[in-house]
RNA sequence: GCCGGAGUGGCGAAAUGGCAAACGCUGCGGUCUUAAAAACCGCUGGGGGAAACCCCUUACGGGUUCGAGUCCCGUCUCCGGCACCA
Numbered sequence: 001g002c003c004g005g006a007g008u009g010g011c012g013a014a015a016u017g018g019c020a021a022a023c024g025c026u027g028c029g030g031u032c033u034u035a036a037a038a039a040c041c042g043c044u045g046g047g048g049g050a051a052a053c054c055c056c057u058u059a060c061g062g063g064u065u066c067g068a069g070u071c072c073c074g075u076c077u078c079c080g081g082c083a084c085c086a
Base pairs, nucleotide, nucleotide: 001082002081003080004079005078006077007076010025011024012023018066027043028042029041030040031039045056046055047054048053059075060074061073062072063071
């Protein structure tokens, strides 16, 4: 340099055009206990709000579409293969 794959919360990840973060872990709060562990219950991407609720987020920038994490173009990073290696 060429070809292919991947990039999503604190972590593993799901959703393959139609409510992003299901499910699990971690964490926080609670029940139980003399106390703890275990177990069980609730919450757990970011911002605003007293709440109801609202806005934003799928590596980055564009495009297509009523609608994009998903399809198309470019860029960056990582992984694999091929080529080059005087």